């Protein structure tokens, strides 16, 4: 030193699903609650996913300018270190 990761230390995070709020929705926050995570730490940069209020249409439908970092990748930061 790490592009590597323990049945090892101190810690941390919290799916599902419950209340409660906030949103049109997705989905977000808060409290419970732990399926999991070595970046499940931050960032909507590229790709994907979701969702359609406003708009568009007779309508079925279409549209992100609204999410989703625990879908990859890619930017930044960062705790331990046994073989």
């Nucleotide at each position: 030193u790490a592009u590597u990761g323990a049945u090892a230390a101190u810690g941390g995070c919290a799916a599902a699903c419950u209340u409660a709020u906030c949103g049109a929705a997705a989905g977000g926050u808060a409290a419970g609650g732990a399926c999991g995570c070595a970046a499940a730490g931050c960032c909507a940069c590229g790709g994907g996913u979701c969702u359609a209020a406003c708009g568009c249409g007779c309508a079925a439908g279409c549209u992100a300018u609204g999410a989703c970092a625990g879908c990859c990748g890619g930017g930044c930061c960062g705790c331990c270190a046994a073989a």